[in-house]
RNA sequence: GCUUCGAUAGCUCAGUUGGUAGAGCAUUCGGCUGUUAACCGAAAGGUCGGGAGAUCGAAACUCCCUUGGAGCG
Numbered sequence: 001g002c003u004u005c006g007a008u009a010g011c012u013c014a015g016u017u018g019g020u021a022g023a024g025c026a027u028u029c030g031g032c033u034g035u036u037a038a039c040c041g042a043a044a045g046g047u048c049g050g051g052a053g054a055u056c057g058a059a060a061c062u063c064c065c066u067u068g069g070a071g072c073g
Stems, first nucleotide, its partner, number of pairs: 001072007010025004019056001027043005049065005
């Protein structure tokens, strides 16, 4: 330098066909009890890596950039 895959909640990751952004763990609150843990319920937490474009509408499509992995030279 070229090819390819990834970047989404504090962490690990879904979201397959463009139509209200989700799960587990963690955190907070409540229930349960002699107390803690475990278990059960609930809540909070996201400008979906950055910018631009197409579209009525983008996490998703197109282009550029940043960054990480793999392959080739």